Bacterial RNase P class A from a Spirochaetales bacterium, 407 nucleotides, folded computationally. Lineage of the source: Bacteria > Pseudomonadati > Spirochaetota > Spirochaetia > Spirochaetales. It was read from a public genome assembly, where an Rfam model found it. Rfam family: Bacterial RNase P class A. It is annotated as a ribozyme. Gene Ontology terms of the family: ribonuclease P activity, tRNA processing and dimeric ribonuclease P complex.
[in-house]
Order: sequence, then structure tokens, then C1' cells
RNA sequence: CCGGCGGGUCGGGUAGCCGCGGCAGCUCCGCCUCAAGCGGAUUGCCGAGGAAAGUCCGGGCUCCACAGAGCGCGGUACCGGGUAAUACCCGGGACCGGGCAUUCCUUCGGGGAUGUUCGGGACAGAACGUGCCACAGAAACGAUACCGCCUGUGGAUCUGCCUUCGGGCAGUCCACGGGUAAGGGUGAAAUGGUGGGGUAAGAGCCCACCGGUUGUCGGGUAACCGACGACGCCGUGGCAAACCUUACCGGGAGCAAAGCCAAGCAGCGAACCCGGCUGCUCGUCGAACGGUUCGCGGGUAGGCUGCAAGAGCGGUCCGGCAACGAAUCGCCAAGACAGAUGGCUGCCCAGACGGUAUCGGCAACGGUAUCGUUGGACAGAACCCGGCUUACAGACCCGCCGGUUCG
Repeated sequence: CCGGCGGGUCGGGUAGCCGCGGCAGCUCCGCCUCAAGCGGAUUGCCGAGGAAAGUCCGGGCUCCACAGAGCGCGGUACCGGGUAAUACCCGGGACCGGGCAUUCCUUCGGGGAUGUUCGGGACAGAACGUGCCACAGAAACGAUACCGCCUGUGGAUCUGCCUUCGGGCAGUCCACGGGUAAGGGUGAAAUGGUGGGGUAAGAGCCCACCGGUUGUCGGGUAACCGACGACGCCGUGGCAAACCUUACCGGGAGCAAAGCCAAGCAGCGAACCCGGCUGCUCGUCGAACGGUUCGCGGGUAGGCUGCAAGAGCGGUCCGGCAACGAAUCGCCAAGACAGAUGGCUGCCCAGACGGUAUCGGCAACGGUAUCGUUGGACAGAACCCGGCUUACAGACCCGCCGGUUCG
């Protein structure tokens, strides 16, 4: 100096004119004499986001409802911590993958080991049972031989050599057997892996290391890690986003929840005897002047509350690796309802491209000044909060990793 990864902050500024919504006021005017209330004027204060998006999660809150149990159904799934809670966040662990460094082997194609750093997740269980693995392939769980390798017998009399001329040796080919699972092929996956020895050729056949099963000990809250052994009939493949098993969690519906006020109308018929607790059962509550369901018909769609003071925000300090928590001080940051925060103008500026001048530097390149052109992304609350995911021009800061140039 360049690139990558992770995290954080901002995401145009300013001035003027006109125009919106809310709150407050010992202010003024009107509606009606006052009050309440409503409308207007005026003064002050406030007025979209980091995602307001998606509606994928978790809750608060409201009602069912006085409130429960069981089954079913649904959800989560390494360990520990955080939180109101979560499928979220933080810190760890194993596994998989990328980079870098060191190192071992190599048939020179490549294959391992250690350390470090970054990234990832549908990360419980496959010796509980059932089930699936198409096609290809010889073969996909008690499986095997397509090509190949080794070898026995017989033949070919083909080639070469030898010959005591009977034949013998080597190679090649064919047939029938035997051994083999190392090499090659097929496949997502081929039944432990790498290397060595051994063998007729091979194989855990033997050995070293690793993997697997298993015993003991040590460390750690734990997941797990490490050490020392034992086992070579060590078939120990995959899939549970297949059924299933285990552990934990979960009533239902949702602000179009639910309350209040004003105004207005008109109920009729049929079926049933139960209806509510929104899957079922128990249980429980309410019921005949009643209730449930269906059909026909009438009225209303106005106003107010819910509606923003919160699991709130900021500072300091303490505890903690951290997420986060305690203490203390301070602050109040939109509440619309066909749905407000806008329009116009000027100046300044981030960035980009280009020119000129100059400075630093070995160089790559960078800085400053000035001129010209251009110019600011994604995007709009609707009960609220905590997350996740997605979109995003540009600027700045912090940390980590790698590369280039020079010394």
C1' cells in the first nucleotide's frame, strides 16, 4: 500500500417562505347565561426506521373463564450461562470445510500429521424395533467376482533357444478347475485407512501408527479431552428433513382483542334439548319466561377508551472472558384513522470521474490546493416489546487474517 472476514456509528447539513398532525396554556373569540364540550385564533413543545419490510419465532396485554387434569396434536434437541421468554444471544466442545506455517510419505498424480486462524449447521438416539438406498455395478447387510493377478491339468505345435533327435525350456493363445479381494471399473456410498513385511499371487495374514469396541486412571460444572492397557471372526455403511425412541416445552383466539356512550329498529318461522370451556375424555360452570343451529326480514356502521411511562432510554461505577446484571444520577423521544411530518428556493458538503499545480516516497502509491462535470442508497409507524431473515449508494472507526514493495 492492496485484498478478505468480523463488529460498531452515521446515512446529507443549513437558511428562508408557505402548508400539515398531536399535546399543553390562570390567553382571546364564537356556539347558548354559565359549566362541560365543540370549533377558530395565538404562544410554547414534539412529530417515522435500522430495517418501520417479511409475518418466521418468543412474549406483554385482552377476552373465552371461576379455573384444572389426562390423552391426542404441535414444537425444540451437543454442554454451560444469559433473558420475561425463545428456534434468540454469549462462551465452550466435537465434527466438516478454507487459508497459513512446520513436517512425514510418495507410484511425483498426490496423500497424511501437528499448530494457528477463519467459516458452517436440521449437532439427541442407527447393537429398541420396522423400513428405504433408484439407476449403474459382480455385489448395497450376514453380499460377492465384471476386468484383472497367481496357479494346476489338458491342448495348439504358433515363435525363439537347446538337443543325446526321444524331447526339454521360455513366451503366446484356448478349454476346464483352484486361489484372490491388494490394482482397475460402476456408484453418493463397496465393508476399516496409510505404510511396511510376507506370499505363487493376495488379504489384519503379521507389524507400526490411526480408526473402532472396551477396561482403568487423571483433568473439566458439563459436553468432552488426555494417558495407560486389552481385543485381529474389528460384517460396527448411509438415511430418523423416514415411521419410531428419549428428554424438555406448549389451553384457545387475537387490537378486525376487548370495553363504554349516543342514536335507531321488528321481529317471524323450523329443527333440536342442552350449551360454554375453539380436537377428544374427565371435571366444572350456566340453563326451559331459556339456550343452540339454520332460513327470511329490519336497524346501525357515529363518537370515546384501549393508544403509548415502558421487561423504556442515556451517563457513571462495580461484578462477569462475554452475553448480561446490580447500584446511582438524569431524561420523556409520533399517536394518525382514508390515515399527518410536505412543497419551493438558495448556499454548503460526503462520494465518483477528469484536468492543472505542488508535497511525501526507492517504488507501488498517497496528501494538499484549485477548476470542470456529476451527485446522496434501501425505504413509511397503525397495541407494544425482544429476536431472526431479507434490502441497502456512500462515509468513518476498531479488531483479525493474508498478499505486494523496500529495508